[in-house]
Molecule: c-di-GMP-I riboswitch aptamer
Organism: Aneurinibacillus sp.
RNA sequence: UCUGCGAAAGGGCAAACCGUCCGAAAGGGCGGGGCGCAAAGCUGCGGGUCUACAGCCGGAAAGCCGGCCAGGACAGUCGGGCUGCCGAA
Repeated sequence: UCUGCGAAAGGGCAAACCGUCCGAAAGGGCGGGGCGCAAAGCUGCGGGUCUACAGCCGGAAAGCCGGCCAGGACAGUCGGGCUGCCGAA
């Protein structure tokens, strides 16, 4: 110095829930709040999961109902890629 592992120290992030805003929704932003996390930092590349505005099809008709479908979303779903604090056994 690098890799693996993860004690200590300094810290970091922030689940559910609540308030508010955006969104058709899934979900996301901000504030509060802490379940937890050694990458719970970033990244939609490969699986996976969620939603269905628009579109298509059907229902006598419909602004209603049902079905199909990401171009939408999830990084705290599993992998991959990139980057990274400390320095005990």